[in-house]
Context: one part of a larger RNA
RNA sequence: GGCGUAUGGGGAAUGCCUAGGCUCUCAGAGGCGAUGAAGGACGUGAUAAGCUGCGAUAAGCCGCGGGGAUUGGCACAUACAAGUUGAUCCGCGGAUUUCCGAAUGGGGCAACCCACUAUAUUGAAGAUAUAGUAUCCGCAAGGAGGCGAACCCGGGGAACUGAAACAUCUAAGUACCCGGAGGAAGAGAAAACAAGAGUGAUUGCGCUAGUAGCGGCGAGCGAACGCGCAACAGCCCAAACCGUACCUGUUACGGCAGGUGCGGGGUUGUAGGACCACGACAUUGGAAGCACAAUGAACUAGAACACGUUGGAAAGCGUGGCCAUAGACGGUGAUAGCCCGGUACAGGUAAAGCGUGUGGAUAUAGUGGUAUCCUGAGUAGUGCGGGGCACGUGAAACCCUGUAUGAAUCCGGCGGGACCAUCCGCCAAGGCUAAAUACUCCUGAGAGACCGAUAGUGAACCAGUACCGUGAGGGAAAGGUGAAAAGAACCCCGAACAGGGGAGUGAAACAGAACCUGAAACCAUACGCCUACAAGCGGUCGGAGCCAUUCGUGGUGACGGCGUGCCUUUUGCAUAAUGAGCCUACGAGUUACUGUUGCCAGCGAGGUUAAGGUCUUAAGGACCGGAGCCGUAGCGAAAGCGAGUCUGAACAGGGCGCUUAGUUGGCAGUAGUAGACGCGAAACCGUGUGAUCUACCCUUGGGCAGGUUGAAGCAGUGGUAACACACUGUGGAGGACCGAACCCGUUGACGUUGAAAAGUCUUGGGAUGACCUGAGGGUAGGGGUGAAAGGCCAAUCAAACUCGGAAAUAGCUCGUACUCCCCGAAAUGCAUUUAGGUGCAGCGUAUACAUAGUUUUAUAGAGGUAGAGCUACUGAUUGGAUGCGGGGGCUUCACCGCCUACCAAUUCCUGACAAACUCCGAAUGCUAUAAAAUGUUUGUAUGCAGUGAGGGCAUGGGUGCUAAGGUCCAUGUCCGAGAGGGAAAGAACCCAGACCAUCAGCUAAGGUCCCCAAAUGAUAGUUAAGUUGAAUAAACGAGGUUGGAUUGCACAGACAGCUAGGAUGUUGGCUUGGAAGCAGCCAUUCAUUUAAAGAGUGCGUAACAGCUCACUAGUCGAGCGAUCCGGCAUGGAUAAUAAUCGGGCAUAAACUAUCUACCGAAGCUAUGGGCCAAUUUAUUGGCGGUAGGGGAGCAUUCUGUUUGCGCCGAAGGUGUGACGCGAGUCGUGCUGGAGCGGACAGAAAAGAAAAUGUAGGCAUAAGUAACGAUAAUGCGGGCGAGAAACCCGCACUCCGAAAGACUAAGGUUUCCUCAGCUAUGCUAAUCAGCUGAGGGUUAGUCGGGACCUAACGCGAACCCGAAAGGGGUAGUGGAUGGCCAACAGGUUAAUAUUCCUGUACCUGCUCACGUUAAAAGUGACGGAUCUGAAUAUUUGGUGCGUGCUGACGGAAUAGCACGUUGAAGGGAGCGGUGACGCCCCGAUAGUACACUGAGUCUACGGACAAGGUGAUAAUCCAGAGGAUCAGGUUCCAAGAAAAGCGAGUGAAGCAGCCCGUACCCUAAACCGACACAGGUAGUUGGGAUGAGAAUUCUAAGGAGCUC
Repeated sequence: GGCGUAUGGGGAAUGCCUAGGCUCUCAGAGGCGAUGAAGGACGUGAUAAGCUGCGAUAAGCCGCGGGGAUUGGCACAUACAAGUUGAUCCGCGGAUUUCCGAAUGGGGCAACCCACUAUAUUGAAGAUAUAGUAUCCGCAAGGAGGCGAACCCGGGGAACUGAAACAUCUAAGUACCCGGAGGAAGAGAAAACAAGAGUGAUUGCGCUAGUAGCGGCGAGCGAACGCGCAACAGCCCAAACCGUACCUGUUACGGCAGGUGCGGGGUUGUAGGACCACGACAUUGGAAGCACAAUGAACUAGAACACGUUGGAAAGCGUGGCCAUAGACGGUGAUAGCCCGGUACAGGUAAAGCGUGUGGAUAUAGUGGUAUCCUGAGUAGUGCGGGGCACGUGAAACCCUGUAUGAAUCCGGCGGGACCAUCCGCCAAGGCUAAAUACUCCUGAGAGACCGAUAGUGAACCAGUACCGUGAGGGAAAGGUGAAAAGAACCCCGAACAGGGGAGUGAAACAGAACCUGAAACCAUACGCCUACAAGCGGUCGGAGCCAUUCGUGGUGACGGCGUGCCUUUUGCAUAAUGAGCCUACGAGUUACUGUUGCCAGCGAGGUUAAGGUCUUAAGGACCGGAGCCGUAGCGAAAGCGAGUCUGAACAGGGCGCUUAGUUGGCAGUAGUAGACGCGAAACCGUGUGAUCUACCCUUGGGCAGGUUGAAGCAGUGGUAACACACUGUGGAGGACCGAACCCGUUGACGUUGAAAAGUCUUGGGAUGACCUGAGGGUAGGGGUGAAAGGCCAAUCAAACUCGGAAAUAGCUCGUACUCCCCGAAAUGCAUUUAGGUGCAGCGUAUACAUAGUUUUAUAGAGGUAGAGCUACUGAUUGGAUGCGGGGGCUUCACCGCCUACCAAUUCCUGACAAACUCCGAAUGCUAUAAAAUGUUUGUAUGCAGUGAGGGCAUGGGUGCUAAGGUCCAUGUCCGAGAGGGAAAGAACCCAGACCAUCAGCUAAGGUCCCCAAAUGAUAGUUAAGUUGAAUAAACGAGGUUGGAUUGCACAGACAGCUAGGAUGUUGGCUUGGAAGCAGCCAUUCAUUUAAAGAGUGCGUAACAGCUCACUAGUCGAGCGAUCCGGCAUGGAUAAUAAUCGGGCAUAAACUAUCUACCGAAGCUAUGGGCCAAUUUAUUGGCGGUAGGGGAGCAUUCUGUUUGCGCCGAAGGUGUGACGCGAGUCGUGCUGGAGCGGACAGAAAAGAAAAUGUAGGCAUAAGUAACGAUAAUGCGGGCGAGAAACCCGCACUCCGAAAGACUAAGGUUUCCUCAGCUAUGCUAAUCAGCUGAGGGUUAGUCGGGACCUAACGCGAACCCGAAAGGGGUAGUGGAUGGCCAACAGGUUAAUAUUCCUGUACCUGCUCACGUUAAAAGUGACGGAUCUGAAUAUUUGGUGCGUGCUGACGGAAUAGCACGUUGAAGGGAGCGGUGACGCCCCGAUAGUACACUGAGUCUACGGACAAGGUGAUAAUCCAGAGGAUCAGGUUCCAAGAAAAGCGAGUGAAGCAGCCCGUACCCUAAACCGACACAGGUAGUUGGGAUGAGAAUUCUAAGGAGCUC
């Protein structure tokens, strides 16, 4: 270290539970608010942080009722109280009810600030108390405003999406915004429908009907009439006419007419009314009030049980009883009708409401006549443009109206889907109207085949909380001790209030508060076996040994055989293609409606109800209801006819029908519409939220050390006729120069899980300008802003963010969960804005019916492939012969001709080619017939699919290079979806198709020396190369070897070797400088001597020479040579670890040929078993399998019925045994401590290993990286359990234009003290910005308000706009600006211009005097630059004060160090334009300092120190010097507003409000997620060096950067 067992830790699954949810039913209620809401802020308790309650009367006050013993909420403690004189508590009514909020006196940054008026108090101011003071509508009375879940009406109104694109269309009048109302809203009493018959307001439901229609006639959209139900209800004005009041006109003064208001009258279409006549006081409805009854809050009463037994506890079990108008439910120490609360039944009462009665305010009508009058006008209608109607402009009626026009008046008008006529219906242009219907923020009572803590609401718990974001907005986790706290007295270990061990409680403490059960990952400990030469998808088969044993068996496993995970996706994955670290929980084909098919059930030529109603129940349900639907008859475009009909001239033919089965439910499969199996976009649209980042702009402020250059102008000199011009000065310009702060970000490095989500170091650019920066504002998403980069708009930008439409869509990717059984594909055709999608067909499966199919043989056919052929066509074509014709040449041109090694037709001979040639022409395939074999393999219909990426090999082809593991077809096959054996290893090659078991047999391919099962087999050859044995590697090469064939020479002596010769004309001729056999050229390369010898085969020379060869003779003595064709070998032969024939190795164990035996698979056989199918019931056959189809089961949760188990121990957990093919089931031990099963049915949130899944837990890397500026620590001492870090001291080091000091913003207690160390601090900690407690912020003068105004905001009036709203005058807000009065010292642990001391100043009031209008004016302004003055501060010098100083000697008139100060304010003083200075007072202040010093502490070094004495020594000289003041110069871009001031003086007195004030503030407290190397406006900023705020060093002061 592995496996196993046991015991723990860790963790929080599982089981059980429920306090909370979810979905409904019935009833109620359907609003609250200026009498101040909803919602908040702040308070309120003896102690009180949170929640709850309440409001300064503050966990409460008063009254009435109930109730009857305890009470002071959650909340369990102490203290103190209250209560039978009736508390707490419950119900009803009332009182109080801070501040904000519509918010309403004005303002405002919600919970704050500031007023006015009246009255009261007082002496004025001031203050206090009470009441009032917004806007709009309305004459007034009075009302409105805001909030609230859905429902409702109206004004506006998308897009994604669908149409497989998209524009009409769809989505959809949806989402959303806005206005408004009510408990409902809206609609509503016919200018309606209908059709020859009728109905009679509206609304809702069921049908009609997915019909008629509309519709790129696409996708889709989609009525009405009529029928059945629910509920029912009808009315009022305007007008005519009459009267009256007022006004106007007119008049004959009697009146008349008109207008306006009011009263009467009147209200409809078979017209009605006025009017006239007649008749009558009817009929019907009904408010307030009163009376009665019922209902109704808290509440009252409410039956019946004991004993035994187990147990900690009885309600369990046993025995025996009882009640029941009560056996709902909950509780009680386990499961209770009779223990408790309750329940049934009964009782009880306030108010409101309801009902009945009474009451009667008040409303309501007839008949006849028809001369006249009335009956809704910018209306109906019409043109144009739109919208709504199911209806998209269509033949388009009807309704609405933006625009332009514009009637009729009852003898009238409108409609009936263009329009006209007839007919029918109705009466517009005014209004009201209950019920039936929609919804549920809320209250009460209940229900659930709903959830049970990753579920159910986001929220069971102090949750819209913590937390995130500027904001809109987003948004968690987290339940359980026990029956009862009986919550562990006491002791021990320990520094310990940590933790643990005893003791004790309890049924149990392994129920101990991190608490029920307590799984897994993960981490340990003990024991058994094994393990240190072994190679390993870790299992499986065999198995020695060891250990244990209940003797059944269990654990371990040396050694040997075989063996490349899972999922997905693919032609194909161990793949080095995807996904998963591990475990646990959660996690995906559902539901509704409509079709369709099958099965089951009912009824059947019929079947069936829907809405609704009635009855009833605890819940179910039963009955009624026939509207309607389907079927019973079809055909036709239709009229229509009808077992037929249509077509047609047809009694023809043909098409579609007839010769009958449906229908209603349940279940299952599947489709459609819906999110429709789950997760996943980028996007589009709508309402809002953002300019604290950043861009630009506006207003108002601030900043820029120092140095350099030297423009214009001016002056002088020169110069010119005068200018010009030159020079020298002066001058101080500049998007000038150098360079800090400041801004930026060029280079390089570092950093890259950073110190930092953009930095550090170095280097660099700008640095008086188009500069940088603060504060306050403005511009907003197809919009802004942009010196323009598509840059920036809160770490987001080619269209921000948030929420919504929304579960957008996704022909795409991924994932998709238990078992067994049967069958089992495809990767093809056609089409496709189609190619990775889809439709139809093909192939699969299930059911039903039918009867084909296949193979072989024979016979008969069609055909034009392979092959072959071409004087058989078409085309192509080798060589030759012939040579028409042509070209060239000659003939001086031409003609006639000639020549031609040129091209070349036809023909002949010869050779040979073709997918798109054929005079020919198979095999195979195909068709038909017959016979035999086989036996559903075949066809049809219906349901359900999947597939439509294929791949290798062989053969036939195309393409390509007769390349590809290429590509495209065809035929076959296998893989795909196929395991087994062989080929070392390998999807496809060879063999062979796995139901299971067997330590049986035979074979296939392939093998038989060893690895490794079987022949070191046999016979005959070959190979020498380790060829074999890399691919069988090629052209080409080679006297390798072996076999065969042909041929030449040879005893008349071959071939090879050796010996000898190899000559002469001649140095052949030519050429050449030379050329003699041998540079080159020529040739009858001749001739001679010879056995033989070339006018020469090579070497060689300048040329010769020389050496050779051919050829010849001798010697030797038997075979020698040449060519061709085979076998095996050889060179050619070059790739990356040894590294390969699979290895060892082999001369066979290689190769060729032949033969025999054996081995060898999941094949075949044998034996046993399982399942399926078929039938003849006993056999036969079958059982590889992906997508997919079909069948049968298991498990989980809940429900019903029934039957059981359980404290003598349920579920769950954890071991173990048995059963089942399996999913699983059962028994039993331990744990656990209260629920749980079986059977038969039913219903589903019904099964996980994978989705870069979700949540939690735990690993791994790993005791690894890191511990955040390299300014730095060391020692001594102290406290302490403990000290590198805390405290003290000493030394050292760092910053010092800061790393010091002070403000603004922001933060919000971090400040100080005490106590503490769990967490926080990157380590430790005694320390702390941490934890706990207590304390701390003091103002007339500082800042802000009670003063002012800028940008800008808001905004009476007013203007604009569908609404919301947008602008905007007066005004009102709004500092970053204007205005405005205090200084010094002291004091605290912590505050000070605030307290104290001292000394000042400002405003108002009282009193007195004076002036009384107002206004001018002032306030009031740029940049740059220069000069002068002047101060804080500072340097030097001198004088003076105090102290100190020298080993030896001297000097003390010396040296050194420190110091030499003093505010605001006032002043009749002096100087100055002024700032300011001088002088005096302040000031006998006070402190510094010096001397002295009681006393306290001590680590003996010292430290602290009350008190006392003393302003004591210069108000000297010289320099530097920002603010500030005064003055000047120059430039162009020409440089706020308002308040205030402008008339007061004097004495004393009184008054002087609200808010801020701690602490940090270049940072550990702000912004950056952090105690983060970043960022952050302003003021101050000493000395030496220096031009300087550079640089280096340093003072005061601060620090050593938390390992």